[in-house]
Context: one part of a larger RNA
RNA sequence: UCCGACGAGUUACGGCAGCUGGCGAGGUUAAGUACUGAAGGUACGGAGCCUAAGGGAAACCGAGUCUGAAUAGGGCGAUAAGUCAGUUGUUGUAGACCCGAAACCGGGUGACCUAUCCAUGUGCAGGUUGAAGUGACGGUAAAACGUCAUGGAGGACCGAACCGGUGAUUGUUGAAAAAAUCUCGGAUGACGUGUGGAUAGGGGAGAAAUUCCAAUCGAACCCGGAGAUAGCUGGUUCUCCCCGAAAUAGCUUUAGGGCUAGCCUUGUACGAGUUUAUCGGAGGUAGAGCACUGAAUGGGCUAGGGGCCUUACCCAGGUUACCGAACCUUAUCAAACUCCGAAUGCCGAUAAAUGCUGUAUGGGAGUCAGACAGUGACAGAUAAGUGCCAUUGUCGAAAGGGAAACAGCCCAGACCGUCAGCUAAGGUCCCGAAAUCAUGAUUCAGUGGAAAAGGAUGUGGAUUUGCCAAGACAGCUAGGAUGUUGGCUUAGAAGCAGCCACACAUUCAAAGAGUGCGUAACAGCUCACUAGUCGAGUGAGUCUGCGCCGAAGAUUACCGGGGCUAAAUCAUGUACCGAAGCUGCGGAAUCCAAUUAAAUGGGUUGGUAGGGGAGCUUACUGUACCGAGGCGAAGCACGAUCGUAAGGACGUGUGGAUCGAUCAGUAGUGAGAAUGUCGGA
Repeated sequence: UCCGACGAGUUACGGCAGCUGGCGAGGUUAAGUACUGAAGGUACGGAGCCUAAGGGAAACCGAGUCUGAAUAGGGCGAUAAGUCAGUUGUUGUAGACCCGAAACCGGGUGACCUAUCCAUGUGCAGGUUGAAGUGACGGUAAAACGUCAUGGAGGACCGAACCGGUGAUUGUUGAAAAAAUCUCGGAUGACGUGUGGAUAGGGGAGAAAUUCCAAUCGAACCCGGAGAUAGCUGGUUCUCCCCGAAAUAGCUUUAGGGCUAGCCUUGUACGAGUUUAUCGGAGGUAGAGCACUGAAUGGGCUAGGGGCCUUACCCAGGUUACCGAACCUUAUCAAACUCCGAAUGCCGAUAAAUGCUGUAUGGGAGUCAGACAGUGACAGAUAAGUGCCAUUGUCGAAAGGGAAACAGCCCAGACCGUCAGCUAAGGUCCCGAAAUCAUGAUUCAGUGGAAAAGGAUGUGGAUUUGCCAAGACAGCUAGGAUGUUGGCUUAGAAGCAGCCACACAUUCAAAGAGUGCGUAACAGCUCACUAGUCGAGUGAGUCUGCGCCGAAGAUUACCGGGGCUAAAUCAUGUACCGAAGCUGCGGAAUCCAAUUAAAUGGGUUGGUAGGGGAGCUUACUGUACCGAGGCGAAGCACGAUCGUAAGGACGUGUGGAUCGAUCAGUAGUGAGAAUGUCGGA
């Protein structure tokens, strides 16, 4: 990992509701007793229970009663049949669908491991060092002291046994649930060790680490309380049909749990509901506005304040390039501003359409982690596949087609069959089904097929305007002068460092007290301006379509690919393709209708949690001393077959002795999942 078997809503007694049956103003026995043909028993047993009357704390009264002064009002009643049994759903009490803790408590068993202690034994090759003491000699007044011997101390030294376990390697489904090898520490001591004994679980022991107490230790192990509890995780076994949610509110030591409501289902009763149109309402959002409350721009006028002048004894006066309330004017802003004010939405009436959609009440639920998308706000950074509301949709619980792929986007809601047709979104060169379709434009950037501020004689369209056959624009030829070197400044300043200016005037076809280059300053080159030549358009804006640059990243990798100059973009049009949509044909189920169940007509039939309905199958029992069976039961294998499914029957072989229709009854009744249990491969 696979296969097989086993494996989870049960039972008892109550409550509530539905259904079936008995009796019915009544219904019913319990324990027990008796009997027999011993079983789905019968009879007796009326204790008790429910109902038939309620109200009040009660006395008590009674279709009424309580409150109350009340003949008032109000509360609860009166005007509806129950009860017993069976069965189904659900709930309560019990282990209560099954498996699962870590733990808690009680009683025992453990110190053959290990910790400490007690008693009694035992072990420590060999080598080294050489303490105290002692002796002799020296030394001294005597000592101290010194030297040489002797001596043999030590948690002394080196190092085997023994005890330990420093580092590394190997081992890591090991040779081993802690070892092997090399290396290393202690090795006469707080040493090692044998035997016997002591201390026990909130207890022991501990040179102290939460360390050890039998491979178990922040509280051992075994059995029991015990099926502890588990708002948690996992699992929960046959089929078909009808309907079909929620992820919200309030409260919660509550937030991944619950209760009530909301939303689902089912029974009953009633006859409501929804949509559209018209009419009538309430409202203060979007927008807008500044009339209020605030914010806020420029100007005018001005109370007041400041500066200056005058006066200085104060009062007072004058003036002002300062500040400035209020007022006037100008231009603005607001979720907590409003003189105004929609669209939607909401409420009601009427009409039409629709047609079981609505309400009430009884039984049963599930849901309380929602997700994304569009729109309107808030929070955030007008960030987030962000958080939080409102509203609509989809997913959730929805398959199919499109978006390359892609729960939440677009189209569209799958009863079944069909080698028929039409369409939606989206597409029609090839991959790929269908236009290399038609007409008119645009784009040259592979733009299309990623991006901003900003930039640009890209190019199309619209429009405004200057100059122009009295000759424009561009080019070429020529001129571009004089007072004058304007004045000032300056070392110099002559058109051209800088400053000043009624920026002058003259000659002219025209020529600035000068557009730029240049010089130290001049000079020089040039421009404006003018003439000629040439011969037709030329310059400057605004709006707009499509493009260009801006544009650096880790796969070729920003069209799904090939490839495309249309097979790109804009506009118009006609075809076609394209889904489980719609239609045709055949079939099934369900609901409704009149008229009954057949037949007919119409509608419906995606579905998680969940509600409701109808069935299949297994074991045993009754039916049943009935039926099948050695002329071959069950089981197994194969074949073909019937039914919408669970499933049913048949044939052949195998097998070798049981099996069973029908209608009922009772359940240890259905397996793929639980790191399920046991067995096998």
A computed fold for a 681-nucleotide part of an RNA from Methanothrix soehngenii, annotated as large-subunit ribosomal RNA, domain II.
RNAcentral holds the full RNA, with entries from ENA.